Predicted 3D model of a 477-nucleotide part of an RNA (small-subunit ribosomal RNA, 5' domain) from Campanula jacobaea. NCBI's taxonomy places the organism under Eukaryota, Euphyllophyta, Spermatophyta, eudicotyledons, Campanula. The full RNA is in RNAcentral, with records from SILVA. Rfam family: Bacterial small subunit ribosomal RNA. Gene Ontology terms of the family: ribosome and structural constituent of ribosome.
Context: one part of a larger RNA
RNA sequence: GGAUAAAGGCUGGCGGCUUGCGUAACACAUGCAAGUCGGACAGGAAGUGGUGUUUCAAGUGGCGAACGGGUGAGGAACGCGUAAGAACCUUCUCGUAGGAGGGGAACAACAGCUGUAACGGCUGCUAAUACCCCGUAGGCUCAGGAGCAAAAGGAGGAAUCUGCCUGAGGAGGGGCUUGCACCUGAUUACUACCAGUUGGUGAGGUAAUAGCUUACCAAAGUGAUGAUUAGUAGCUGGUCUGAGAGGAUGAUCAGCCACAUUGGGACAGAGACACGACCCAGACUCUUACGGGAGGCAGCAGUAAGGAAUUCUCCGUAAAGGGCAAAAGCCUGAAGGAGCAAUGUCUUGUGGAGGCAGAAGGCCCAUGGUCGUAAACUUCUUUUCCCGGAGAAGAAGCAAUGACGGUAUCUUGGGAAUAAGCAUCGACUAACUCUGUGCCAACAGUCGCGGUAAGACAGAGGAUGCAAGCGUUAUUC
Numbered sequence: 001g002g003a004u005a006a007a008g009g010c011u012g013g014c015g016g017c018u019u020g021c022g023u024a025a026c027a028c029a030u031g032c033a034a035g036u037c038g039g040a041c042a043g044g045a046a047g048u049g050g051u052g053u054u055u056c057a058a059g060u061g062g063c064g065a066a067c068g069g070g071u072g073a074g075g076a077a078c079g080c081g082u083a084a085g086a087a088c089c090u091u092c093u094c095g096u097a098g099g100a101g102g103g104g105a106a107c108a109a110c111a112g113c114u115g116u117a118a119c120g121g122c123u124g125c126u127a128a129u130a131c132c133c134c135g136u137a138g139g140c141u142c143a144g145g146a147g148c149a150a151a152a153g154g155a156g157g158a159a160u161c162u163g164c165c166u167g168a169g170g171a172g173g174g175g176c177u178u179g180c181a182c183c184u185g186a187u188u189a190c191u192a193c194c195a196g197u198u199g200g201u202g203a204g205g206u207a208a209u210a211g212c213u214u215a216c217c218a219a220a221g222u223g224a225u226g227a228u229u230a231g232u233a234g235c236u237g238g239u240c241u242g243a244g245a246g247g248a249u250g251a252u253c254a255g256c257c258a259c260a261u262u263g264g265g266a267c268a269g270a271g272a273c274a275c276g277a278c279c280c281a282g283a284c285u286c287u288u289a290c291g292g293g294a295g296g297c298a299g300c301a302g303u304a305a306g307g308a309a310u311u312c313u314c315c316g317u318a319a320a321g322g323g324c325a326a327a328a329g330c331c332u333g334a335a336g337g338a339g340c341a342a343u344g345u346c347u348u349g350u351g352g353a354g355g356c357a358g359a360a361g362g363c364c365c366a367u368g369g370u371c372g373u374a375a376a377c378u379u380c381u382u383u384u385c386c387c388g389g390a391g392a393a394g395a396a397g398c399a400a401u402g403a404c405g406g407u408a409u410c411u412u413g414g415g416a417a418u419a420a421g422c423a424u425c426g427a428c429u430a431a432c433u434c435u436g437u438g439c440c441a442a443c444a445g446u447c448g449c450g451g452u453a454a455g456a457c458a459g460a461g462g463a464u465g466c467a468a469g470c471g472u473u474a475u476u477c
Stems, first nucleotide, its partner, number of pairs: 001477004006473002009470002013348001015346003019341002021306001027303002030301003035063003040060002043056004070259003079182001081180005088174003093170002096167004101134004110124005139148003153162003183231003192222002197219008234256004238249004261282005284295004314337002321332004351380004361371004385414002388411003394404001421466005426447003432461005443448001
């Protein structure tokens, strides 16, 4: 000198774009953050003389909830980065080749009974794109011959549309393996580390390879090219600095990983061992009729605590994205916006011109000098500001549809009107005098200054630097 997710001091006009719990992965009141489909299904309600019709969504069923959002505790690891590989899976999607025959039994909801506040228990009825059986098969297994495995309908007057099953592919996604690279300590090392440990065979297991698991057999395997152990740490693209080489760092944005009160576990599913699912155990909180139950903000706001320190319990789904649906549409604290904070950065303003009796006043070495054209005063302008008027783009897709927002922007009128501070002035380092103090009080980044003429302390006048900021502290190059 540069930089910062900064903090604290003094000060503070506007606007654009950013950033905003770095500490307690501490505990959380309240609201919201994942639903949707009646064109899969029984049923209920409204209405009607009846049918038609309309509507509802607790239940069965389908898809989604494994995405999106948060955090960085753990982890020194094929975790990340990069470059390769073979023994794999893949809902939805894309194109392609075929298929959908015949039967059956239930269970919720509901009704009744019972119970104990709750969870419940028993009996009975019923539908389906829910479930099961038989048949069929260009698939699978297996040495030739055999064995095994499928389906569902819905809407419409119809055309047809949509859904279902089985193949072999594509794309995208995911799992796995390997080479290289990734912090510190050897005062952690031949008395080193490792027993499923290293390899083989049999068996099991996985979507797949494999000590992945197990029985037996062998005694291997790693290590000063740093094993093991201990500490620390999410990794990367990047960011800061530097001429570069390097050094430091990993907020925001993007990719990957890990986690979801702590530990463990599986279920279902194409996909999880699952933040707003389940089971068990622990801690904590709430509740209870004491038998038992309920909960999980490292989602968005918000509260308490910790801390030097970090925002509103806001708006609307208008756009674009995601889920579901044939669609209308519904949901979406993702995303889009507004609010707060000089947190940073960039722009801009706080007026322009004239004006010497060099006014008054302050300071000084005092008939003078300086503050100083500075002020007053005259005149001009209106960026900003105030009151009005008009008023978007963002809307695609004929029309309709805008949270932002009566915002941006344009414009009539008004009037210099509403707007300057902070630090420093001994040298480094731009900028000097007076008064007070008297090794005191103080200052200080370093040298140092202060003991009666202090350019270094304190105040004043003046000056210098930067400027809506300025200087201090902390960290880093």